[in-house]
RNA sequence: AGAGUUUGAUCCUGGCUCAGAACGAACGCUGGCGGCGUGCCUAACACAUGCAAGUCGAGGGAGAAAGCCCGCAAGGGUUAGUAAACCGGCGAACGGGUGCGUAACACGUGGAUAAUCUACCUUCCUGACCGGAACAACUGGCCGAAAGGCUUGCUAAUACCGGAUAAGACCACGGGGACUUCGGUCUCUGAGGGAAAAGGUGGCCUCUGUAAACAAGCUAUCACACACUGGAACUGAGACACGGUCCAGACUCCUACGGGAGGCAGCAGUGGGGAAUCUUGCGCAAUGGGCGAAAGCCUGACGCAGCAACGCCGCGUGUGUGAUGAAGGUCUUCGGAUCGUAAAGCACUGUCGCGAGGGAAGAUACGCUCUCUGAUAAUACCAGGGGGCUAAGACGGUACCUCGAGAGGAAGCACCGGCUAACUCUGUGCCAGCAGCCGCGGUAAUACAGAGGGUGCGAGCGUUGUUCGGAAUUAUUGGGCGUAAAGCGCUUGUAGGCGGCUUGUUAAGUCGCGUGUGAAAUCCCCAGGCUUAACCUGGGAAGUGCGCGCGAAACUGGCGAGCUUGAAUGCCGGAGAGGGUCGCGGAAUUCCCGGUGUAGAGGUGAAAUUCGUAGAUAUCGGGAGGAACACCAGUGGCGAAGGCGGCGACCUGGACGGACAUUGACGCUGAGACGCGAAAGCGUGGGGAGCAAACAGGAUUAGAUACCCUGGUAGUCCACGCUGUAAACGAUGGGUGCUAGCUGUGGUGGGUGUUGACCCCUGCCGUGGCGCAGCUAACGCAAUAAGCACCCCGCCUGGGAAGUACGGCCGCAAGGCUAAAACUCAAAGGAAUUGACGGGGGCCCGCACAAGCGGUGGAGCAUGUGGUUUAAUUCGACGCAACGCGCAGAACCUUACCUGGUCUUGACAUCCUAGGAAGUCCCAGGAGACUGGGACGUGCCCUUCGGGGAGCCUAGAGACAGGUGCUGCAUGGCUGUCGUCAGCUCGUGUCGUGAGAUGUUGGGUUAAGUCCCGCAACGAGCGCAACCCUCGCCUUUAGUUGCCAUCAUUCAGUUGGGCACUCUAAAGGGACUGCCGGUGUUAAACCGGAGGAAGGUGGGGAUGACGUCAAGUCCUCAUGGCCUUUAUGACCAGGGCUACACACGUGCUACAAUGGCCGGUACAAAGGGCUGCCAAGUCGCGAGACGUAGCCAAUCCCAAAAAACCGGUCUCAGUUCGGAUUGGAGUCUGCAACUCGACUCCAUGAAGUCGGAAUCGCUAGUAAUCGCGGAUCAGCACGCCGCGGUGAAUACGUUCCCGGGCCUUGUACACACCGCCCGUCACACCAUGGGAGUCAGUUGCUCCAGAAAUGGCCGCGCCAACCCGCAAGGGGAGCAGGCCCUUAAGGAGUGACUGGUGACUGGGGUGAAGUCGUAACAAGGUAGCCGUAGGGGAACCUGCGGCUG
Repeated sequence: AGAGUUUGAUCCUGGCUCAGAACGAACGCUGGCGGCGUGCCUAACACAUGCAAGUCGAGGGAGAAAGCCCGCAAGGGUUAGUAAACCGGCGAACGGGUGCGUAACACGUGGAUAAUCUACCUUCCUGACCGGAACAACUGGCCGAAAGGCUUGCUAAUACCGGAUAAGACCACGGGGACUUCGGUCUCUGAGGGAAAAGGUGGCCUCUGUAAACAAGCUAUCACACACUGGAACUGAGACACGGUCCAGACUCCUACGGGAGGCAGCAGUGGGGAAUCUUGCGCAAUGGGCGAAAGCCUGACGCAGCAACGCCGCGUGUGUGAUGAAGGUCUUCGGAUCGUAAAGCACUGUCGCGAGGGAAGAUACGCUCUCUGAUAAUACCAGGGGGCUAAGACGGUACCUCGAGAGGAAGCACCGGCUAACUCUGUGCCAGCAGCCGCGGUAAUACAGAGGGUGCGAGCGUUGUUCGGAAUUAUUGGGCGUAAAGCGCUUGUAGGCGGCUUGUUAAGUCGCGUGUGAAAUCCCCAGGCUUAACCUGGGAAGUGCGCGCGAAACUGGCGAGCUUGAAUGCCGGAGAGGGUCGCGGAAUUCCCGGUGUAGAGGUGAAAUUCGUAGAUAUCGGGAGGAACACCAGUGGCGAAGGCGGCGACCUGGACGGACAUUGACGCUGAGACGCGAAAGCGUGGGGAGCAAACAGGAUUAGAUACCCUGGUAGUCCACGCUGUAAACGAUGGGUGCUAGCUGUGGUGGGUGUUGACCCCUGCCGUGGCGCAGCUAACGCAAUAAGCACCCCGCCUGGGAAGUACGGCCGCAAGGCUAAAACUCAAAGGAAUUGACGGGGGCCCGCACAAGCGGUGGAGCAUGUGGUUUAAUUCGACGCAACGCGCAGAACCUUACCUGGUCUUGACAUCCUAGGAAGUCCCAGGAGACUGGGACGUGCCCUUCGGGGAGCCUAGAGACAGGUGCUGCAUGGCUGUCGUCAGCUCGUGUCGUGAGAUGUUGGGUUAAGUCCCGCAACGAGCGCAACCCUCGCCUUUAGUUGCCAUCAUUCAGUUGGGCACUCUAAAGGGACUGCCGGUGUUAAACCGGAGGAAGGUGGGGAUGACGUCAAGUCCUCAUGGCCUUUAUGACCAGGGCUACACACGUGCUACAAUGGCCGGUACAAAGGGCUGCCAAGUCGCGAGACGUAGCCAAUCCCAAAAAACCGGUCUCAGUUCGGAUUGGAGUCUGCAACUCGACUCCAUGAAGUCGGAAUCGCUAGUAAUCGCGGAUCAGCACGCCGCGGUGAAUACGUUCCCGGGCCUUGUACACACCGCCCGUCACACCAUGGGAGUCAGUUGCUCCAGAAAUGGCCGCGCCAACCCGCAAGGGGAGCAGGCCCUUAAGGAGUGACUGGUGACUGGGGUGAAGUCGUAACAAGGUAGCCGUAGGGGAACCUGCGGCUG
């Protein structure tokens, strides 16, 4: 310090998440030691038991007993003036606990304090006198269970009372009053009245305050709060009092039932609650506190110990050496790698722990005694110093030290897909599971689980929770608002905020200096103490703050004086749909009347509803009425915005220009507030021509609650009133100043020149376009800023839920304004990029359409497929690009399928052992595989002659073989397809933040990214073309098996001869837009022509860029993984792949006369042939048979070419067409034609008379038509691959269909339109609003009642001190008691608020593939959206106005 996550990729916005630190923690796994800390965060819930506040005899009176001693006993002494108790004093208000309450002067800080208080302690001054009466204890009596109480009598004091001495006030508030110029001012209380809004206050809730949080601990502070809950006072220096009192209440306990007692939020401890938090320990030795003269006593404060990894810190669990890299585990490419010097082994050490021994500091005081000094009259007392003495240690025999034995007793936890350090195997198979976010898991999971290995930390490690950080994600420091969330619809203006120039003054802000304070602890620095550290101690620094004093006067503020530039006013001038009222006008629509006139009109994509023979539409004339104002008209004008458009008059607002003059900062903004505010809508009353929600009808459609059409009501118009919203938009608040230019336009000035309109130059105000700097995520903005600054206001903080609910305010209503949460998601967004797509656009191509020719679809048959059937009908291929496809050929074999019979190292490969050559033949059983038996046979190479080796066969053992079993979605290879379409890319450079762009776009041209020109591009690669094969012309070479012009010869190129020709097969030539003309940009190129066998790629072929389709193939082959192993392998026989209601594809043959049949006669090319082609000849009607000549083939054979041509016949018919089907008889191949071959002959003679919707091929030697050959193959061809013969028609053209290419545009698509996506309905779950109510809590107001207690009044009862009195007695004071005020708990009533629950109900969210439609995204198929109103299953549709996103 950042990282992950929106996208195909990019930049931005924006949320979510992670890495860090911390904790009084808890939980899981694990756990050796020590030090220092810490330890009920929940029930301020209830508490058994013990202890936590006493002390003083030097204030006072009184005063035991046990025990011991004496004594026989009684008794005495001692215990002892002790214990216990009482009066009295001081303390108990400290210390200790807790955090309920409290949002407050409670706390912090700094001030102020008129009247205030302060025990003990300290300092100073002074005093310390005289008297008196009681009450406890105690004694006697009485009551009570107890707690306790009543009464009689006695008594002391530092208790109480009186007197003397001494001193003698001050202040605030209130009642009320004071002053007065008679107005009022200062000030207080109560009552009554008024009050539109705003405001204030109280109650409740929330936020802020709060810069980390936490009432945790420690230290310190406050006296902050509280002490079972509530109230109250008493005593006292101090309390309204934790271990005091009184009352009320709840609870618990005791009780003899009459009545009493109690308060752990002190220390331990118990129950309970809870995820969770300790011992009913020791000691006053230290520190501190209370009392005391002191000794001392008390002290659960405190000091220690115990429990707990709860935290921090330190230490250890060994060290060195050790390679056969052991065994074992794991992985493996089977070679090895790794755990790993790790272990073992060898040599050492001794921290901690264990055993033994020694053993602290923490102790100094106080006291006693001696002494010195000071003070003093003093050798008392007191204060200070010194010496000596006595006793006191809980911790604890602890820390520490020494010795001994001994590697012996001491390592785990989490993680390993990215973030984030760390990888493999096995299992599992969208299951089980993981997950902080993104996301893993559907058979090869580094993400689940286990293992091996690794990484991190380590007596801990993880998880969970919480807080802050990262988060500049509330932005003061330090964010934003055109399109991402965000500028109020617009003005006026109050409070407030901010404010021009000069000067004086002041000193509030501001600045400087000084000073006081800012507790301690903590943090930081320095030093020191525990062996170190944690921890502790001392010192320093810091403490941004506040107060006070002094100073400065620039800036801000205050006060005063002035100024004119901001602002305003006056004068002149013109511009303008600015507003309001009244009036006038013409065009058009509609309606009414009349005329002319006749059959249609209207409307649409096409129609229909509708109007019209009762006379429409059309046309002419007349009239009525309402609404709106063509042209002018313009990114022209005006207005704050909404908005404003015929003409005239009246009333009226604002802006602008020009000159001067005046005022003198009068200004800007503006929370609230007031006002204005399109359309729709509402109320009342008018008006109503056209248009037109709703509605009706007609169409369209699967439907059509729509789009289209015909009608049509509210409404639209006017007046008055309400509503207050819009995409009220420049999606851009207002004001001021500054910052390059160029060019339009509106208004109005100035200037040169001109007669003048123009034109030109130059100001101000408005309104546009382009553009620099700058800004911006980009798009873009750019003097009319979205630039640079200042001032003020408004607003935003992830998406959805939702601009919704609730509440409040407004409204007649519709509704508006204000405005959440639960829950849910990890995105939602902006701009730009590349693609893809569009029922977007432009350009271009293709048998794509069109123009033609011939087919398919109908029939029969063949063949393939689906389906069905079956024991099996093996498997694969499925739009184009599966379906005469794999199959260039299923009777057995093939064969993978089925049934049955068999084999198990196997039908096939390698290795080992034993035997045997191999092999040939025969017999028996069996369907065969196979089983059993017999006969013959003895080879090759080397040899030291013992033997060894190779090959083959048989038997045996195991390693292994085998699999057409699965996965083409694990793969290689091969192939199809877009497509022989013209495209696909790269390097460097340049542009852009970037994805990317440029090049490759543009203008031409081409079959072509072919070529030319231009150009921030310049080049290059894969494609195109060419190079290759073949056909077409020529030449050369060569001349047998080919050829024959000339010569001879023959039935015959048969033979001689020849190689000219044909041909054969090798090498060459030839064609390149080369030449001419035109067009074109002087180019590329195109058009025409010449020559030429061939002309613009000459025809055909081979050749298939980057890529797409998880296209096809595991059944050609290869191959990972999985599965199988007496079977999913292997062998055999038979069957099946040939089934058959049906459907589809591809073909063949036809339906006939351009034909069929019969006879005759011609002309090919390319192939094949030795388990082969087979001539001639003979036989058979024929298939064929017999036969063998020839040929290893330019020699011989297959081999007849057929259509064609000539002649004859048939005469339009189910035929002399057509040949299916069936019967019979045969031929051939083959071990074998039953299932299931081909062919022949005889007989039979079906459907079919040119084929619906639809659909295919073909542009020239092509289509069509005719035959021939070959592969496969024993046999089987209508299929396939080739060959030649005959040989057309048509193309105007590119509007449309299909496919494709380039450019451009829109996009919410990127799995890319077979995309995306909206709403209702149905189901499940979740949270939430309303809800008759109901329950609980908090609280206001009114009232009743009223304990204790203070105060007030009464006080007839009681009554020691004082007074009077000789006394009796009286008085005063006091007490009991009574009344009143205040008042707690309690009660009643009525409101408010909050929470729970609630039949039912509303919408919302989420959920795998449910239903209905198709609203949006492309012109989304009716452009979309906003506001409003109506309508409709639903998305939505329609009207009115607005926006362009």
A computed fold for a 1445-nucleotide RNA from a soil metagenome, annotated as small-subunit ribosomal RNA. The coordinates come from a structure-prediction model, not an experiment, and the mean pLDDT is 82. RNAcentral holds the sequence, with entries from SILVA. Its Rfam family is "Bacterial small subunit ribosomal RNA".